Record summary: Model confidence (mean pLDDT): 78 of 100. Predicted 3D model of a 62-nucleotide RNA (Fluoride riboswitch aptamer (crcB RNA motif)) from an Acidobacteriota bacterium.

[in-house]
C1' cells in the first nucleotide's frame, strides 16, 4: 500500500421524541404494515418490547 474479517461508533425495526432492553445492518446495507375489485379505494398503529413525553379525534362538564 492492497484485499478480507470482527468489534465499536453509527444506523435501522410502516407517523415525532426520551430512557431501558431485544434483534438486524456495515453503506449498491438493515428498514419501508395489512386488505383489495388495483382506484382519486379501505383498515390499523406514534413502541420490535417495556416505561413515559408530545401531536391528532370524540364525548361529557364548567
Nucleotide at each position: 500500500u492492497c484485499g478480507g474479517g470482527g468489534c465499536g461508533c453509527g444506523g435501522c425495526g410502516a407517523u415525532g421524541g426520551a430512557g431501558u432492553u431485544c434483534g438486524c445492518c456495515c453503506u449498491u446495507a438493515a428498514c419501508c404494515g395489512c386488505c383489495c375489485u388495483c382506484g382519486c379505494g379501505g383498515c390499523u398503529g406514534a413502541u420490535g418490547a417495556c416505561u413515559c413525553c408530545u401531536a391528532c379525534g370524540a364525548a361529557c362538564u364548567g

About this RNA:
NCBI's taxonomy places the organism under Bacteria, Pseudomonadati, Acidobacteriota.